[in-house]
């Protein structure tokens, strides 16, 4: 100097004028005036975990759904941190839908003899007939899966021995299974021994295993006010006592209802319940922002994060405020000029807008500043 990789911060500034929303203070008959605050790193996606609210007094099981290496972190998580294994890269680093294929079922197109009980296409060897001393060719019988071919993948790989020819048939090393020991909290790694050894892939196929899991959601939910029409239709529907009746009391939980699906269970429950039809209201307030909040430095920890201390209050709108105009400056790109410093002109100035809140993940982002590490080249 170049190329790469992993991060951090920022993403316009100043002034003036006018206009909005909230809180608070002063003042007024009503008006009005002052001070302070007022969109994000993603507010987006609605993917995910919760807080909170209601069902509801709140349980068990099955099904369903979700997650899937280990250990930590966290309110919790499918998230984060650190490790392990596999894979990519010269490397810094990056990726993983990462439990189980010896429980079972299923699939692997085409090609190929054959894609799993693995039926042998070309081959190799032995016996025999033609057929003679033979050879070649052709036919029959037996053996074989080492060589060739097909394919992503074909009875584990390489080598030696052995055989009629071959084959883990035997042996050595590697691979694989099992066991013990060592290190590590663990996932795992290493060493030693043993066994010729279950021939592959796919579970982002069904399935098995482990763990987790109620539902709905701020349009949740609550308060106040107002208005109206139920003389509608159909169905279901307890017992006892007192009483002439109306009605009253006691018991029970019948009809029916609630709890995402089903079962058990629990609760409510009678002039009540279910279904259909018809009518009225759509207003105001709360929820609504002091929080698993933010900042500072100290300690512990590899880190994620946690602990104690000090400080701060930073939008709460409701058809939806947080803005508009002007001037100057900044940044970037291009053009022209200058020996150079630099000057002049033109254009552009990212993604994008709170609506209950918080933790994550994912996606979008013109430009600017900056840190660590790796590789290549050059100079000293």
């Nucleotide at each position: 100097g170049g190329a790469g990789u992993c991060g951090g911060c920022u993403g316009g500034g100043u002034a003036a004028u006018c206009g909005c929303g909230g809180u608070u203070c002063c003042u007024u008959a009503a008006g009005g005036g002052g001070a302070c605050c007022g969109a994000g790193g993603a507010a987006a996606g609605u993917c995910u975990g919760a807080a909170c609210u209601c069902c509801a007094c709140a349980g068990g099981g099955c099904a369903g759904u979700g997650u899937g290496c280990c250990u930590g972190g966290u309110a919790a998580c499918a998230c984060c941190a650190g490790g392990g294994a596999g894979g990519g890269g010269c490397g810094a680093c990056c990726c993983u839908a990462c439990g189980g294929a010896a429980a079972g079922u299923g699939c692997c197109a085409c090609a190929g003899a054959a894609a799993a009980c693995a039926c042998a296409c070309c081959g190799c060897c032995c016996c025999u007939g033609u057929u003679u001393u033979a050879a070649c060719g052709c036919g029959g019988g037996g053996g074989u899966a080492a060589g060739g071919g097909u394919g992503a993948a074909a009875a584990g790989g390489u080598g030696c021995g052995g055989u009629a020819a071959g084959a883990g048939c035997g042996c050595a090393c590697c691979g694989c299974g099992c066991a013990a020991c060592u290190g590590g909290u663990a996932a795992c790694a290493g060493u030693u021994g043993u066994g010729g050894c279950a021939g592959g892939g796919c579970a982002a196929a069904c399935c098995c295993c482990a763990c987790a899991u109620g539902g709905a959601g701020c349009a949740a939910g609550g308060u106040c006010a107002a208005a109206u029409a139920g003389a509608a239709a159909g169905g279901c529907g307890c017992u006892c006592c007192c009483g002439c009746a109306a009605g009253g009391g006691a018991g029970a939980u019948u009809a029916g209802g609630a709890c995402g699906g089903c079962c058990c269970g629990u609760c409510c429950g009678a002039u009540g319940c279910c279904u259909u039809c018809g009518g009225g209201u759509a207003g105001a307030c709360c929820g609504c922002u002091a929080g698993a909040u933010c900042c500072c430095g100290g300690g512990a920890g590899u880190a994620a994060u946690c602990c104690a201390g000090g400080g701060a209050c930073c939008a709460g709108a409701u058809g939806a405020a947080u803005g508009a105009u002007u001037a100057c400056c900044g940044u970037u790109u291009c053009c022209g000029c200058u020996c150079g410093c630099g000057c002049g002109g033109a254009a552009a100035u990212a993604c994008a807008g709170a609506a209950u809140u918080c933790g994550g993940c994912u996606u979008a982002c013109a430009g600017g500043c900056u840190g660590g590490c790796u590789c290549c080249g050059g100079c000293a």

Predicted 3D model of a 380-nucleotide RNA (Bacterial RNase P class A) from an Acidobacteriota bacterium. Model confidence (mean pLDDT): 77 of 100. The organism belongs to Acidobacteriota, within Bacteria. Its Rfam family is "Bacterial RNase P class A". It is annotated as a ribozyme.